[in-house]
Molecule: transfer RNA
Organism: Anaerolineae bacterium
RNA sequence: CGGGAUGUAGCGCAGUUCGGCUAGCGCGCACGGUUCGGGUCCGUGAGGUCGCCGGUUCAAAUCCGGCCAUCCCGA
Numbered sequence: 001c002g003g004g005a006u007g008u009a010g011c012g013c014a015g016u017u018c019g020g021c022u023a024g025c026g027c028g029c030a031c032g033g034u035u036c037g038g039g040u041c042c043g044u045g046a047g048g049u050c051g052c053c054g055g056u057u058c059a060a061a062u063c064c065g066g067c068c069a070u071c072c073c074g075a
Base pairs, nucleotide, nucleotide: 001074002073003072004071005070006069007068010027011026012025013024020058029045030044031043032042033041051067052066053065054064055063
């Protein structure tokens, strides 16, 4: 320098197929129940500008362009 993959909650991920249904799941965290207490189990809740900027659209995590970070391949 060229090509490719990935980026979504504290952590690990799904959702992208075909743009539209409230942005979800597990773990973790907080509170409550259960217990003499803890763990387990049950319930409730908080936590997200969907990497950043811009564009298309009535509508974008999803489509398009640029950039950034990490990883892989090539020179």